[in-house]
The RNA shown here (c-di-GMP-I riboswitch aptamer) has 79 nucleotides and comes from uncultured Fusibacter sp. Of the family's consensus pairs, 94% are formed in the model. Model confidence (mean pLDDT): 88 of 100. The sequence is in RNAcentral, with records from MGnify.

This record gives sequence, structure tokens and C1' cells, in this order.
RNA sequence: GAUAAUGGCAAACUGUUCGAAAGUUCAGGACGCAAAACCACGGGUCUAAGGUAAAUACUAUGAUCGCCGGGUUACCGAA
Repeated sequence: GAUAAUGGCAAACUGUUCGAAAGUUCAGGACGCAAAACCACGGGUCUAAGGUAAAUACUAUGAUCGCCGGGUUACCGAA
């Protein structure tokens, strides 16, 4: 980051799997993505099993990288 080329990934939804939940795995499917590859490092957001509590509340060790920032790595090569 281009009216380039080779390609890549896969939202919602459906079936399936794990999970207390948020969410996740696998398959189908494509909303889109130049890092929509990897990392929970910082922030944000979600859940609340367990714990605390007078309480309808609080709380991450759970989740989210396709929420943002950061770090690491990668294909091509016009201006």
C1' cells in the first nucleotide's frame, strides 16, 4: 500500500464440542480484513463459578488480539 500478482484468514447464522457463564473447538457459511498471523504486556469491555457481604451488591485466578495500544513474525513490490 496500487483498478498489480500469488494467495491467506473468516463475521453473523446453522450444526457440533467444552464451559457455571462470558466465551471456545470442529464443520458448513462469508460480513469483512494488508497482518482479521502469534503473544493477555498495558488499557477497555464481558462473565461471576468460588470468595466476601445486611443487600438486588462487590470481586478474576475466567474470557475477548475481528475493542484499542504495544511486542514478535510474514507474502508481493507500482508510486